Predicted 3D model of a 1801-nucleotide part of an RNA (large-subunit ribosomal RNA, half A) from a candidate division WOR-3 bacterium.
It matches the Rfam family "Bacterial large subunit ribosomal RNA". Its family is annotated with structural constituent of ribosome and ribosome in the Gene Ontology.
The sequence was found in a public genome assembly.
Context: one part of a larger RNA
RNA sequence: AGCAUACGGAGGAUGCCUUGGUGCAGGUAGGUGAUGAAGGACGUGGCUAGCUGCGAUAAGCUUCGGGGAGUCGCUAAACAGACUUUGAUCCGGAGAUUUCCGAAUGGGGAAACCCAUCCCGAUGAAGUCGGGAUAUCCUCAUCUGAAUACAUAGGAUGUGGAGACGAACCCAGGGAAGUGAACCAUCUCAGUACCUGGAGGAAAAGAAAGCAACUGCAAUUCCCUAAGUAGCGGCGAGCGAACGGGGAACAGCCUAAACCGCAUACAUGCCAAGCUCGUGAGUUUUGUGUAUGUGGUGUCAUGGGGCCUAACAUGAUCUUGUCACGACAGGGUCAAAGAGUUACAAAAAACAAUUUUAGCUGAAUAUCCUGGGAAGGGUAACCAUAGAAGGUGAUAGUCCUGUAAGCGAAAAGAUUGUUUCUCUUAGUUGGGUUCCCAAGUACCACGGGACACGAGAAAUCUUGUGGGAAUCAGGGAGGACCACCUCCCAAGGCUAAAUACUACCAACUGACCGAUAGUGCACUAGUACCGUGAGGGAAAGGUGAAAAGAACCCCUGGCGGGGAGUGAAAUAGAACCUGAAACCGUAUGCCUACAAUCAGCGGGAGCAAGUCGAAUCCUUUCCUUCGGGUUUGGCUUCGGCUGUGACCGCGUGCCUUUUGUAUAAUGAGCCGGCGAGUGAAUGUACGCAGCAAGGCUAAGUCUCUUUGAGAUGUAACCGUAGCGAAAGCGAGUCCUAAUUGGGCGACUAGUUGCGUGGAUUCGACCCGAAACCCGGUGAUCUACCCAUGGCCAGGUUGAACUCUCGGUAACACGAGAGGAAGGACCGAACCGGUGAGUCUUGCAAUACUCUCGGAUGAGCUGUGGGUCGGAGUGAAAGGCUAAUCAACCCGGGUGAUAGCGGGUUCUCCCCGAAAUGCUUUUCGGAGCAGCCUCUGGCGUUCAGUUGCGGAGGUAGAGCACUGGACGGGCGCUUCCUCACAAUGUGGGGGAAAACCCGACCAAACUCCGAAUGCCGUAACUCUAGAGCCAGGGAGUGAGGCUACGAGCUAUGAGGUCCGUGGCCGAGAGGGAAAUAACCCAGACCAUCAGCUAAGGCCCCUAAGUGUAGACUAAGUGGGAAAAGAGGUGAGACCACCCAGACAGCUGGGAUGUUGGCUUAGAAGCAGCAAUCAUUUAAAGAGUGCGUAACAGCUCACCAGUCAAGUGGUCUUGCGCUGAAAAUAUAUCGGGGCUCAAGUCUACCGCCGAAGCUAUGGAAUGAGACAGCCGUCAGCUUUCGGUUUCUGGCUUUUGUCAGUUACUGAGAGUUGACAAUCCAGGUUGUCCUGUUGGUAGGGGAGCGUUCUGCUGUAGGUAGAAGGUGUGCCGCGAGGCAUGCUCGACGACGCAGAAGUGAUUAUGCCGGCAUGAGUAGCGAUAAAACAGGUGAAAAACCUGUUCGCCGAAAGCCUAAGGUUUUCUGGGGAAGGUUAAUCCGCCCAGCGUUAGUCGGGUCCUAAGCCGAGGCCGAAAGGCGUAGGCGAUGGAAAUCCGGUCAACAUUCCGGAACCAGUCCGGUAUCGUUAUGAGCUAUGGGGAGACGCAGGAAGAAUGGCCCGGCCCCGUGUUGGUUGGGGUCUAAGCCUUUGGGAUGGGGCGUAGGCAAAUCCGCGCCCGGAAUUCCCGGAGGCGAAUGGGACCCUGUCGCAAGACAGGGGAACCGGGUCGGACUAACUGCCGAGAAAAUCCUCUAUGCCAGAUGCCGGGGUGCCCGUACCGUAAACCGACACAGGUAGGCGAGGUGAGUAUCCAAAGGCGCUC
Repeated sequence: AGCAUACGGAGGAUGCCUUGGUGCAGGUAGGUGAUGAAGGACGUGGCUAGCUGCGAUAAGCUUCGGGGAGUCGCUAAACAGACUUUGAUCCGGAGAUUUCCGAAUGGGGAAACCCAUCCCGAUGAAGUCGGGAUAUCCUCAUCUGAAUACAUAGGAUGUGGAGACGAACCCAGGGAAGUGAACCAUCUCAGUACCUGGAGGAAAAGAAAGCAACUGCAAUUCCCUAAGUAGCGGCGAGCGAACGGGGAACAGCCUAAACCGCAUACAUGCCAAGCUCGUGAGUUUUGUGUAUGUGGUGUCAUGGGGCCUAACAUGAUCUUGUCACGACAGGGUCAAAGAGUUACAAAAAACAAUUUUAGCUGAAUAUCCUGGGAAGGGUAACCAUAGAAGGUGAUAGUCCUGUAAGCGAAAAGAUUGUUUCUCUUAGUUGGGUUCCCAAGUACCACGGGACACGAGAAAUCUUGUGGGAAUCAGGGAGGACCACCUCCCAAGGCUAAAUACUACCAACUGACCGAUAGUGCACUAGUACCGUGAGGGAAAGGUGAAAAGAACCCCUGGCGGGGAGUGAAAUAGAACCUGAAACCGUAUGCCUACAAUCAGCGGGAGCAAGUCGAAUCCUUUCCUUCGGGUUUGGCUUCGGCUGUGACCGCGUGCCUUUUGUAUAAUGAGCCGGCGAGUGAAUGUACGCAGCAAGGCUAAGUCUCUUUGAGAUGUAACCGUAGCGAAAGCGAGUCCUAAUUGGGCGACUAGUUGCGUGGAUUCGACCCGAAACCCGGUGAUCUACCCAUGGCCAGGUUGAACUCUCGGUAACACGAGAGGAAGGACCGAACCGGUGAGUCUUGCAAUACUCUCGGAUGAGCUGUGGGUCGGAGUGAAAGGCUAAUCAACCCGGGUGAUAGCGGGUUCUCCCCGAAAUGCUUUUCGGAGCAGCCUCUGGCGUUCAGUUGCGGAGGUAGAGCACUGGACGGGCGCUUCCUCACAAUGUGGGGGAAAACCCGACCAAACUCCGAAUGCCGUAACUCUAGAGCCAGGGAGUGAGGCUACGAGCUAUGAGGUCCGUGGCCGAGAGGGAAAUAACCCAGACCAUCAGCUAAGGCCCCUAAGUGUAGACUAAGUGGGAAAAGAGGUGAGACCACCCAGACAGCUGGGAUGUUGGCUUAGAAGCAGCAAUCAUUUAAAGAGUGCGUAACAGCUCACCAGUCAAGUGGUCUUGCGCUGAAAAUAUAUCGGGGCUCAAGUCUACCGCCGAAGCUAUGGAAUGAGACAGCCGUCAGCUUUCGGUUUCUGGCUUUUGUCAGUUACUGAGAGUUGACAAUCCAGGUUGUCCUGUUGGUAGGGGAGCGUUCUGCUGUAGGUAGAAGGUGUGCCGCGAGGCAUGCUCGACGACGCAGAAGUGAUUAUGCCGGCAUGAGUAGCGAUAAAACAGGUGAAAAACCUGUUCGCCGAAAGCCUAAGGUUUUCUGGGGAAGGUUAAUCCGCCCAGCGUUAGUCGGGUCCUAAGCCGAGGCCGAAAGGCGUAGGCGAUGGAAAUCCGGUCAACAUUCCGGAACCAGUCCGGUAUCGUUAUGAGCUAUGGGGAGACGCAGGAAGAAUGGCCCGGCCCCGUGUUGGUUGGGGUCUAAGCCUUUGGGAUGGGGCGUAGGCAAAUCCGCGCCCGGAAUUCCCGGAGGCGAAUGGGACCCUGUCGCAAGACAGGGGAACCGGGUCGGACUAACUGCCGAGAAAAUCCUCUAUGCCAGAUGCCGGGGUGCCCGUACCGUAAACCGACACAGGUAGGCGAGGUGAGUAUCCAAAGGCGCUC
C1' cells in the first nucleotide's frame, strides 16, 4: 500500500419547512399627461452605506374622520435628543409643498448642464440676485398688413386643443422566410411573424339595392350544429364554406331631395306685379330669377313623399298674417296623455337608497400526568347562524388574531331610484298628376385584390386606368347569360347588449412547485458581471421556543483552540436544522518486500478479537433428599458466527455501433442532484360497462353544498335498406328490347362512455446544425474619403537655368563658376515586417533578439466628421467593416428543418425475426410482399417415410446436328528439285475445299441421359409453438464465415456475385494452447451423484509410462515447392554368379605410331577430320592428372588371389537436402519424449460437456379428477389470539386448568333482500410436456409524488430522513429492530401522474488525479550595518556597488477618477514573506479678470421653422442654428502647505467695460458734434522646397572676483558659485510700405471709405519682428556660516546672518518676417480699422489721471505607465514640447550630469 470495523474532517444531497412563484374562475377598475406624465438624476435623518418614504415645507406640513398608549420606517442593535390622555406614533378622505432631467415646450446641448430676452422687485452706473412670461402645429376670435387700388399672403395678441407614456384585447396601411409538397416554380407556411398609424373600455359590424325557393325568413355580434359536407386545388400537398336548425342577447333611428318660409350676395325689373284665400278698401317697391346658408316639411318598398283635389276627424284659450267679415295658415299658454339625458333633441340640481375608500361588537375550559415547554394522553365540562384559517415553547371550537352574525363615515367617489326639469301631441282615407327619391355614381372594358372559390362556365364585393346611365313606364339581386317569376331599393349617417383582453386593485381557490423546483429574481435582481453598442445575464433561503449569541481564566501577534457558563439539546456556536456520497485522515485486526494483475467467482491453510454454545479444572452464592442442582469469576480445549486471506482453479470491463469489438473503434475523471413517448382533436382495433331496433346529447338554461355536481335541453349525429351515373324503384335493384343469366344486396345489432394499442394534424421521445427571412445596433478596430493641425537627426549627388571664357557666319558645342531639381542616394526618429532563431498551457489570442525595406513623399500621424450588411470601402488579397467576414453583430419568426448522429431511466414470465423479392432522383431511406407476435375462427388440412403415377434435359456421356480441332488416306491444282525418262512417270518438299479412316473438344452442340429435387395420390408415422383464414402490433429490407454447385478474377484473395445447406448474427457449455463461423452439443434452478460425445489418458492436466505387431533416427513428429540424393523398410522384374561373380590386393595395360592435318612444337591427352590395323589373357589412334613438347602416374580392359552372392531397373512406406530477418528461445502450449510420450495397424479400459440420467424445486401449456362460486342478519358449533381474576405446579421467570371482556378464521342452519343475457371463472391434486435468445410482439407485477376514505391508525415514552443488523420474496422490493435525528405521518382499497438513470464530447455543484510538479513575467546586481517588529533577503535610514540618461529624466493632451497627502491595519489582493503598497479603514487636500474651455467666430459635418417629396414610419433641404483639430483682449519673478499654485502671499504689471476729473477739438435746436450696421471697403488670410540673414534660451572655452577644502605659513592646487522675469522708457538692427490733393457713372441704397483717372511730390509716412542700455531690482535668490528644538546617532525641522554677484570669444538647430525657385496654384467667419444709411440725441470724441467691476466650469495624482487601451502590478500600443557634457557629421554609437531606478520570490 490493500481489505474490514470504529471514530472524525470536508462537502451539502435527502427529509421537513416557506416569506416567493404559478394556473384557473368570479368581482372591481379599465387609463396617466402642458395643472408637466411614465421613468429617472441629485438631494433629504443628530450620527446614515443600501432599501423604503419624501422634495430646499424634503422618513415630512395642514385639515377632516378613525383609533386609544406608547412612539421617532427596514437591514440594525446602541448612543444622544425629543413627542405623547391638551390624544402622540399609526390608518383613511381632501388639500399644500413638490429641486433638476424627461413630450420637455425661452435658445443650445455630450439627459439631469450652459447661456439668454422682456416685465416686476431688491437697488444704485456697470454688474449681481429673486419672481413671472417667452416652443411648435391646428381650430376659433381680434388687431395689423406686402408686391398691388380694394383685397389676399404674411405678422401680432388671445381662447381652446394636440404632442408623450401604458400589459393584452381591437380596426387599418404595408408585409416575409425557414417549412410542407419527401426535389421545385403555381400552391403551402400566412395575411402568420414583424414594422407603422389610430381608437376604446371594449373595438369592429349593424337596421337589407339581404337570404331563400314558389313554402317562407326578417339588423348586427357570439356559441353549438350543419361538416371535414358542397366545393377549391401542379384536382398534388393541402385549403375549406354557406343555407337551414338549436341557443346567448335584443332596439331601432336621423339626414339629402321635391314643397313652403327667412337671411345674404349678384343679376334683372320700375307702375306693373306682389301683399294667404273670397269681397271691398288700403299700401308701397316690399317683386322675379340664380347661388349659398338656415327653419319647417319629409324618410319609404303590398313603392313612398311633395303638390292639387274631395271626404272625415280634432280640448280650451290667447295671438300674428295691412284693415273689415268669414275661411285658412303660423305661433304661445293651460289641462290631459306620452317620452327622455347610450343612438333617435338637450342642460342641470335636489333628495333617498345601496355601495367603495379607515373601522367596531363578537359565544364557550378546567384539572391531573409526561415533558424544557401541552395545544398531546386521562378525567370532567361548555359554545356553536362561530368545528374557515393563522399564531401561541409538540397536534387548541372554548388562550390570541379571527370566523358566523350584526353595526359604522366628517370628507371624496360610484350605482340605482324619485322629484324638479326637458321634449312631443293633427292626422287619416280616397282620387288625380307636369315634382322628388343620394353621379364621374351604377354599369362596361383592361389590370389587380377579397370572397372556402388558384380565371375557371365565375356570379358577388372592391378599385388603378379609360369610357359612362336611368328616376318608378325606374333600378339592383336570385353563381356566366336570356326569359318568366320572386326578393330588395345602392351611390349619406348614428346605434346599447350578447363577444375579446387583464398591466393594476381586493378577496378566494388548486389530485400546481417547494430553493438545481416554482418567475431570470423567496435574499440590497434585471443587481453583480460581460459587451463600443443593440444586447446578454447569474449565484445566493433555514441557530434557538427565547440571543439566553458564550462573563471570566489559559495558549497565541492574530486567526484559532481548551476550560467555565447559557440552553431540552452546543456533534444547535453564528462557516450554525437534518447532514448522504465522492474525497482526506486517525485507531485497531488480518495481509503484503522472488512476485505477473478486468481485480472477481469457487475452494482454502493460518491468524485475530469478540460473542454464543459445550466440556474439564479452580473459585464462589443458595438449596439439598448429600447423589446433586444453581450461581460469580478465572484458566484451558473444542465447535459455530465474524474479519482477514498465504496458496490453488477458472476468468481479456461497461455502453454504443456493427457481418464482427478485450479490441489498438465511440462515450464516460469520480460522486450527488436534474435530464427524454406528453397533451388536444378525429378515425380505427381490442377490453370493460350502460341501454338496445334503437343509442346518445352539443351549445345553452335552471337548481345546489358553485374551478364542481345534478336535472333539463332531441338541434344534430350513428344505426334501422339496398341498387343505380341519375331519373328512379325497393327486399330487391342495375345491365338489356328482354334475360333461363350476371353484378351488388337481403335472411338483422347497434350505440354511448371509460381504459389500452396503433394512426393522422399539431414542436409530438429528447438533444444537435450549416443556413433563410424580418427589425434593429455598430466605422473608439480597420478600408476609403472630408475638414483642420503636427512630424521627418545628419550626410551625399548636383538636373533645368544664369553668368564668364573658348568656339561658330549665326547656331550648335566645350570648359569653369553659380544654382539647387529629384515618387534621387546613405542613414536615426517614424512607418513597415525580409530571413532565421526563440516562444508556441507564451511576456504577448501575433511578442522578443539579430538581420532587413521605405525614410520630401502615391510619406507618416493627432483631433473632429462621413459612408454599412447583398450593403459599404477596396493601388484588388475575396482583403477590411470592433480578437468574427464568399455576406458582421444583436433580437425575433423559432421548439426552422435534419431520410443524419448521439441518448432514452424498475422487475419477472411466454414466443421470437430479418439482413430477401418488386418498385422507387432509388441503393445507409421508403411502399407492398416475405419472415415474428397477439386475438378470433377452421380442425390434421402441415411435414416425414414407403408405394404408385407424372413432367423435365442438369451431372455424365457422345459426336448424329451446330461449330472447333489433330493425324492419316483418296482426289484435284500449282510451284521447286532429283532420278528415270520423254509431251510423262516416280520420289521428296510446300499450299489446299469436300470426302474416308483413327483419335478428340464445347455455358450459349445433343443421337442419349441419371442421382437428387418438384407435382399428384394412398397408407402409415407425427398432435407439433405444425398448417390455413380474418383482424390488432411490429421489426427487418448493411449481413458474415464454412461445405458443396456455378459465374467474374489470375480455376489469386480473409475478393466479389448467385444457388443449396449449416452455424454466427440472436448461442452459453466441451474440444481445437489462446481463437464469432471449424468439431461435439442447444444453458429453467440446485446437488462434493452417475453415463457418454468431440477430443484425450508421462508431468503441467482429469484419465494407460495399456496390450500386440511394424516403421522412423530426421527431434521427422512439431511449417513449405520444383528439383536432387549408394538414407532406410517392403514388393516386382532383369542381369552376372562355385565353369568362382561383385569389391579388395598383386601383375599386365603393348605395337604400326611422335597415325594424318595443323603447329615453333602437338608424341593417346591445344585444335580439325578420321578413329584403322597388329600382337594379345587383355590393352582406346585413348578416362583423368601431368610436360614447352616428350617423359611420368592412372583408368578402361585382362590374368592371378579370395570365396557366395553381386549388379541394375521399376513401384511403394517413412525419412534427408532444398530452408535467410530484424527486443527473446518463438513453426510440439511448456517440460520433456527415440522398441516414444513420434507414425501405421488391431484390441481392451478409462477420462471427458450446462448433452443424457438421478433427486429436489420454480414457472407454464395440454389432459384427468375433485371442490367452490350473490349480500346481510340471527342462532349453534370447531379452532384460535389478547385481556381480568382465581387455582395448581414452579425459587424468580414461566407453565397448566378454569373464568371475565374483546376479537379473528372456518363450518352448519334459519330468515330477509337481490338474481337480464351468455357460459364461464377460480382453487387444489395427479400425470405429462416445455422453459438459450438481439430487433420485436404479448402477459403479470414492484416502487415514487399527489388526491379521496383521512381532522385516519400511529407519533416528543420520538414521525420523516440518515446509518447498521436480522428475516421474507424468483425479482423489482418488503417487514422488524439498534444508533442518529427532532415533527410529522402510514397500511389497505381506488384515482391522477413533472413516476424509476453507470453513459447523450449531457446540465449544475462538490471533490480528486496530474503534483507539492511546471511556473513565480526581460540576465540593469547586489552587499553590509543600524532601526522597527511576534517574525526582516524584500519596509525605513546609512555606506558602497550596478543600470538608464533623445530616457528607464522633466512638462503636457487624451483617458482614468481620488489612485494624491496624513494617521492606523494586515483577513483578502501583491505570482514568495511583509512591519510595506497604487490594498483596507478614517480624516484632510484641487482657491484664477490674464492658464485651458464657455459667455466670440466659423470648417468638414450635423440639426433644421416654413417648403418639396414619400403607403405609414420618414427622406432632402431654405432661413436659422450647432459644431475645433483652426481664428480671436490681457501676468511675471520670488516665497509658502503633509498634500495646490502663472490660481494663495509679497513685489511689480497688463486687458475690457463703467463712473468721475483734467485737457485739446467740435457742436448746442437742426444748416446738428457725436454715437449707432445684420450694409460697403480694408485687414484678418494662409502651399511646397531651398540657401542665406538676424538671433533667443542654452552649451563650451579663456580671464577676473568670492567662498570652502588641501597645505604649519606662503606659493601652489582641487571643488563650488559668479543668477535674476513680465512690463515701461530710451536707443538701435532687419523687413515691408509712398504721402497729399482733385474728379468719379463702379462697390445692389449712401459714403468723406475702397476702386478707377489726373496732378503735386521724392523717403518725408505707417506697420511687423528683434537686439542693447536704463528702470523694474535699496527687493528677491544665493555657496556657506551661526543658534534653537527633537533624536542614541545619522539627521530632520525652525529661526537668523549672508560673499562675489563681472569681461571677452565661439557654436548656435528654436523663433522672425522676408527673399529665390517651382507647380499640384495652396480655408472660412468673427474680433479690429474705416465709411456712410437709418435711428437716437445735447453734449460728444481723442488723450491723461483716479475710483469701482470682472461671472461659470477645469485645476489633486498617473500620464512610454503598476493608475490609460490590452481579462493581470502583462517584455505589446499611446499625439505634442524640453532634452546638458566627452567622442562624433549627427537626436547614430559608447561613456556619463541633473534626475530616476536595481524591474516583488